[in-house]
RNA sequence: ACGAUUGUUUACUAGGGUUCCGCCGGUGGCAUACCGGGCUGGUCCGAGAGUAAACCACUCUUGUGAGAGAGUGCCACGGAAGGAUAAAAACCUGGGAGAU
Numbered sequence: 001a002c003g004a005u006u007g008u009u010u011a012c013u014a015g016g017g018u019u020c021c022g023c024c025g026g027u028g029g030c031a032u033a034c035c036g037g038g039c040u041g042g043u044c045c046g047a048g049a050g051u052a053a054a055c056c057a058c059u060c061u062u063g064u065g066a067g068a069g070a071g072u073g074c075c076a077c078g079g080a081a082g083g084a085u086a087a088a089a090a091c092c093u094g095g096g097a098g099a100u
């Protein structure tokens, strides 16, 4: 100085806010109407570096064959800033910049 790959999907969690519901306060024409508050919560968003499962890939064993069974899929420090949605975030830019 240069440098590839590290699979896909779903569910959930850490986390996140406030559209909707609920809660609290206020207004009120007393109509489940309006305003304010993220407030333990339900809906909601949600991980490359979190969990689980299925699929997938490969290896081995077995079987004439279709197939069946077992195993492997490692590692991963990380801003600032910007973006989406009602809003925010460990979401997206991004296994990025940078560091080692």
Base pairs, nucleotide, nucleotide: 007055008054009053010052011051012050015045016044020042021041022039023037024036025035026034027033056073057072058071059070060069061068062067075095077098081093082092083091
Annotation:
Predicted 3D model of a 100-nucleotide RNA (Guanidine-I riboswitch aptamer) from Paenibacillus sp. Soil766. Lineage of the source: Bacteria > Bacilli > Caryophanales > Paenibacillaceae > Paenibacillus. Of the family's consensus pairs, 97% are formed in the model.